[in-house]
Context: one part of a larger RNA
Molecule: large-subunit ribosomal RNA, domain II
Organism: Chlamydiales bacterium
RNA sequence: GCCAGCGAGUUACGUUAUACGGCAAGAUUAAGGGACAUACGUUCCGGAGUCGCAGCGAAAGCGAGUGUUAAAAGCGCGUAAUUAGUCGUAUGGCGUAGACACGAAACCGAGUGAUCUAUCCAUGACCAGGUUGAAGCAAGGGUAAGACCUUGUGGAGGACCGAACCAGUUGCUGUUGCAAAAGUUUUGGAUGAGUUGUGGAUAGGGGUGAAAGGCCAAUCAAACUCGGAGAUAUCUUGUUCUCUUCGAAAUAACUUUAGGGUUAGCCUCGGAAUGAAUCGUAAUAGGGGUAGAGCACUGGAUCUACUUUGGGGGCCUACCAGCUUACCAAACGGAACCAAACUCCGAAUACUAUUGCGUUUUCCGGGAGAUAGACAGUGGGAGAUAAGUUUCAUUGUCAAAAGGGGAACAGCCCAGAUCGCCGAUUAAGGCCCCUAAUUCUAUGCUAAGUGAGUAAGGAGGUGAAAUUUCAAAAACAGUUGGGAUGUUGGCUUAGAGGCAGCCAUCAUUUAAAGAGUGCGUAACAGCUCACCAAUCGAGAAAUUUUGCGCCGAUAAUAUACGGGACUAAAGCAUAGAGCCGAAAUCGCGGGUGCAUACGUAAGUAUGCGCGGUAGGAGAGCGUAGUUAGCAGCAUUGAAGGUGUACUGUAAGGAGCACUGGAGCGCUAACUAGUGAUGAUGCAUGGC
Numbered sequence: 001g002c003c004a005g006c007g008a009g010u011u012a013c014g015u016u017a018u019a020c021g022g023c024a025a026g027a028u029u030a031a032g033g034g035a036c037a038u039a040c041g042u043u044c045c046g047g048a049g050u051c052g053c054a055g056c057g058a059a060a061g062c063g064a065g066u067g068u069u070a071a072a073a074g075c076g077c078g079u080a081a082u083u084a085g086u087c088g089u090a091u092g093g094c095g096u097a098g099a100c101a102c103g104a105a106a107c108c109g110a111g112u113g114a115u116c117u118a119u120c121c122a123u124g125a126c127c128a129g130g131u132u133g134a135a136g137c138a139a140g141g142g143u144a145a146g147a148c149c150u151u152g153u154g155g156a157g158g159a160c161c162g163a164a165c166c167a168g169u170u171g172c173u174g175u176u177g178c179a180a181a182a183g184u185u186u187u188g189g190a191u192g193a194g195u196u197g198u199g200g201a202u203a204g205g206g207g208u209g210a211a212a213g214g215c216c217a218a219u220c221a222a223a224c225u226c227g228g229a230g231a232u233a234u235c236u237u238g239u240u241c242u243c244u245u246c247g248a249a250a251u252a253a254c255u256u257u258a259g260g261g262u263u264a265g266c267c268u269c270g271g272a273a274u275g276a277a278u279c280g281u282a283a284u285a286g287g288g289g290u291a292g293a294g295c296a297c298u299g300g301a302u303c304u305a306c307u308u309u310g311g312g313g314g315c316c317u318a319c320c321a322g323c324u325u326a327c328c329a330a331a332c333g334g335a336a337c338c339a340a341a342c343u344c345c346g347a348a349u350a351c352u353a354u355u356g357c358g359u360u361u362u363c364c365g366g367g368a369g370a371u372a373g374a375c376a377g378u379g380g381g382a383g384a385u386a387a388g389u390u391u392c393a394u395u396g397u398c399a400a401a402a403g404g405g406g407a408a409c410a411g412c413c414c415a416g417a418u419c420g421c422c423g424a425u426u427a428a429g430g431c432c433c434c435u436a437a438u439u440c441u442a443u444g445c446u447a448a449g450u451g452a453g454u455a456a457g458g459a460g461g462u463g464a465a466a467u468u469u470c471a472a473a474a475a476c477a478g479u480u481g482g483g484a485u486g487u488u489g490g491c492u493u494a495g496a497g498g499c500a501g502c503c504a505u506c507a508u509u510u511a512a513a514g515a516g517u518g519c520g521u522a523a524c525a526g527c528u529c530a531c532c533a534a535u536c537g538a539g540a541a542a543u544u545u546u547g548c549g550c551c552g553a554u555a556a557u558a559u560a561c562g563g564g565a566c567u568a569a570a571g572c573a574u575a576g577a578g579c580c581g582a583a584a585u586c587g588c589g590g591g592u593g594c595a596u597a598c599g600u601a602a603g604u605a606u607g608c609g610c611g612g613u614a615g616g617a618g619a620g621c622g623u624a625g626u627u628a629g630c631a632g633c634a635u636u637g638a639a640g641g642u643g644u645a646c647u648g649u650a651a652g653g654a655g656c657a658c659u660g661g662a663g664c665g666c667u668a669a670c671u672a673g674u675g676a677u678g679a680u681g682c683a684u685g686g687c
Stems, first nucleotide, its partner, number of pairs: 001687004005682002011097013026051003032045005055062002065077004100238002103235001107228006118202009127192001129161003132157001136153006165189003171184003204220001206216003241620006251264005266369001267367007279358008292345001293343002298339003302335003310328002312325004373398010403414003418590004423586003429580003432564003438577001440576006451566001457551002461548010478535005484508003489503003514529001518527002591610008621675001623672008632664002640659005646653002
């Protein structure tokens, strides 16, 4: 790990509701006792007590009333209208108990441990070899005497090197090991605060600790054993047969509350009431101040006119005053704007009411679950008009919904699966091949494989529409020629001659020619343009709107139609005709719930239903045992086992064969140690 076995809402008492039964203004016995039986129990006594028949008051108390009060008033609770209880059995819920099962970290009590280890005590043991050479002493030198020096001697030291011994620094191996801490290499101490044998002492909020919260028997921020004990667990996990019917919530308020609760809302079951209150839709009648819009208020913000007022500047002025101003600026006027906390206005929806049509809603009581929601569309807040973000409102889907589409894809689109059918029609979406259905019809567009990912911005890509101007009195483009004179305009300047800059920008000759469009020069020069003529001969130029494309376009293995592949498409746009396509709809047949009608009933007919998690309600299957019946089955073979093509809507139930070798079934009722693929389930077994 797998298989088998075991394994979780029970029991007692109380209470409440429902169903059924007994009696009923009453209902009922408890302990105990008698009789009969004796493992059990049955029946008869027993009225003690309990509940009900009357309430009100804190109570005394009074009583269909009573309390409050001074009160016959008022008010509260009752009475009456409308009297039903009680005992038992079963079931649902709740309470008290371990209370569905398993699971702590911990707390307390009483004991057991210092054969490990920490420290201490008593008594023993051990430390190869080598090195260094302190004090002291002796001799000699030295001194006034010392100090001191030299040579010996001497043998000190938490001294040195290094075995035993003790330790455990580094690397490697080992890591289901040789080993629940080792091996090997290397290393530290090795006469000391050394190591070690034996015996003894200290005990759990206690010891011991050269102190690491270390150690106290592989256990230590409080040892181990047993007990309180089934501690408690708002937590996690698990909770065992079937079918039918209905079917949620992820919200509000409060909460030492936020992953938990209580009440309400939402689900279900029963009862009662009602007869349209409910919901949908249509019409009518309403109030509103949102979207929008607006500027009449409140504020914001831009331009402008104006004169008066205010401020600044200038002029003038002894002062007062006065004059003036491309300065600032309130108010008023004009123009054009902005606002969640502005409104002279003002929808659609929504809401309220009435009516019509269709349509079950409310109340009371039993039982819940849920109170982590997710995404999408729309309207807002927060954020960065970020987020698969967050927080509200509203609708939908998922949750609890399968089927078809979307390549794949809870939340998107279509559509809500009672069962069967080798029948039909459609939805979304599709119809060249993969792949069911058009290589369908018509008209355009696109050349980018755009389609089949993106912006600001950019561009003689290309289609459509429109406006203006020019044009056989010759446009546009090209080519040829001209493009002049006063004049080098004036100023400025070293210079300024069309072309640094400033001012002016005239005139003349002309077919036309700027006091000059650009290049150029130090300044001139030179080239060119505007403009004119000739040549040529038919459309040309500019602008605006719009369709489809192009560039912009950069990420790490190779990919941004699902693929193949596709170009008058198999792309895009418009219009149209067909077809395919789902568990939708229809057809045929079956089952079942509810309602109605008929029927004594069984049932039949009609109508409306039958996705489903948590959850409510209902009906059944099977296991073990008890009682009764079947004058049941069984060595002519029970239970159990193996196999099997039968049968029932399911849990399941039969038959037959083999095995097995002694008990077992069916029907009706009752009682439960009653159903296991799951609990990191079980010191149960097997493999």